FMN riboswitch aptamer (RFN element) from Shimazuella kribbensis DSM 45090, 153 nucleotides, folded computationally. Rfam family: FMN riboswitch aptamer (RFN element). Rfam links the family to the GO term FMN binding. The coordinates come from a structure-prediction model, not an experiment, and the mean pLDDT is 76.
[in-house]
RNA sequence: UAUAUCCUUCGGGGGAGGGUGAAAUUCCCGACCGGCGGUGAUGUGUCUAUAAGAUCUAAGCCCGUGACCCGUAGAAUUUGCAAGUUAUAUUUUACGGUGGAUUUUGGUGAGAAUCCAAAGCCGACAGUAUAGUCUGGAUGGGAGAGGGAUUAG
Numbered sequence: 001u002a003u004a005u006c007c008u009u010c011g012g013g014g015g016a017g018g019g020u021g022a023a024a025u026u027c028c029c030g031a032c033c034g035g036c037g038g039u040g041a042u043g044u045g046u047c048u049a050u051a052a053g054a055u056c057u058a059a060g061c062c063c064g065u066g067a068c069c070c071g072u073a074g075a076a077u078u079u080g081c082a083a084g085u086u087a088u089a090u091u092u093u094a095c096g097g098u099g100g101a102u103u104u105u106g107g108u109g110a111g112a113a114u115c116c117a118a119a120g121c122c123g124a125c126a127g128u129a130u131a132g133u134c135u136g137g138a139u140g141g142g143a144g145a146g147g148g149a150u151u152a153g
Base pairs, nucleotide, nucleotide: 001152004150005149006148007147008146009145010144017029018028019027031133032132033123034122035065036064037063038062043056045055046054047053048052060121061120069097070096071095072094073093074092075091076090077089079087103119104118105117106116107115125136126135127134
């Protein structure tokens, strides 16, 4: 330095106030929130040899990705069958698929998909008066982030 293996810790936010109604944090007015990695014209940031470089930080709607849902294959377990086998269900591993936002306008500028201003838009499944925000699967899983050991260069 990080090729590989392993251990360990961490790893999601948000319905104020009001209206209608028998009933709504679900409808209506209005309010609030933005996982992870990358990129990057953020920053009166930090460090140094003051050349630039290093480093920290910076996008919900630019690229990718996770949770959720579906499929295929393997494995394990369970149930059924006289039995072999087959089938069903559950769990798990690998691979694949579906599912969100035209973001727009203006400003600055050599240059803006990321800066500044304004406006707009989006958000799994189940439950329930129709839910991004309540309850539930979930004391789960997880993109990944930090630390450590061994190994390799």